This is a predicted structure of an 88-nucleotide RNA (SAM riboswitch aptamer (S box leader)) from Copranaerobaculum intestinale.

RNA sequence: UUUUUAUCAAGAGACGGAGGAGAGAGUCAGCUCGUGGAUCCCGCGCCAACCUGCCAAGGCAAGGUGGUACUGCUGACAGCGAUAAGAG
Numbered sequence: 001u002u003u004u005u006a007u008c009a010a011g012a013g014a015c016g017g018a019g020g021a022g023a024g025a026g027u028c029a030g031c032u033c034g035u036g037g038a039u040c041c042c043g044c045g046c047c048a049a050c051c052u053g054c055c056a057a058g059g060c061a062a063g064g065u066g067g068u069a070c071u072g073c074u075g076a077c078a079g080c081g082a083u084a085a086g087a088g
Stems, first nucleotide, its partner, number of pairs: 002087007013044001015043003022033003026077005045068003049065003052061003072080001
């Protein structure tokens, strides 16, 4: 990077560092967040979606990914995007 299957209305930051104007995947239209410093990146904490381990099969753990404003923020379009596991 391609593909298959499954899931995407639950859960979890008033944190520290760096940085400096936009951000919430794309387009349009809304609506929210943002110099009282957002998004993104790093650290720590937390959560437990999938895999993994244990089990008294109720649950527990947090090893691998992942996640940690708002229903993938809402609607339309695209058969689009994200995550996990397998296969090539």

The coordinates come from a structure-prediction model, not an experiment, and the mean pLDDT is 86. Its Rfam family is "SAM riboswitch aptamer (S box leader)". Its family is annotated with regulation of gene expression in the Gene Ontology. The source organism's lineage runs through Bacteria, Bacillati, Bacillota, Erysipelotrichales and Copranaerobaculum.